About this RNA
The RNA shown here (Glycine riboswitch aptamer) has 103 nucleotides and comes from Cytobacillus citreus. The organism belongs to Cytobacillus, within Bacteria.
């Protein structure tokens, strides 16, 4: 279960930030200087939980200190990525498909 959560495919929405300098003929672009930006994806953290140890207690247990692990994100870092246009984009909605209680 007249099928939830998460998943794939597909249509639609979808912010931020120099079309910045300078090379190479020019103009994208590529190495290369500075100046940004957070919504691929990475990464870092809170209360908390669980342990060990301290303190205190008749003992345990609970209060105190102090340590280690687990522990979100639209927070924070910018590694990566991006800063006209295309294309991507977290995240939302509708389809289908698979899953099947792990919600």
């Nucleotide at each position: 279960a007249u099928g939830a959560c998460g998943g794939u495919u597909g249509u639609g929405g979808g912010a931020g930030a120099g079309u910045g300098c300078a090379u190479g003929a020019u103009g994208a672009c590529u190495a290369g200087c500075c100046a940004c930006c957070g919504a691929a994806g990475g990464a870092g953290c809170a209360a908390g939980u669980u342990c060990c140890a301290u303190u205190a207690a008749a003992c345990a247990c609970c209060c105190u200190u102090g340590g280690a692990a687990c522990a979100a994100a639209u927070c924070u870092c910018u590694c990566a990525g991006g800063u006209a246009g295309a294309g991507g984009a977290a995240c939302c909605a509708c389809a289908a498909c698979g899953g099947g209680a792990c919600g």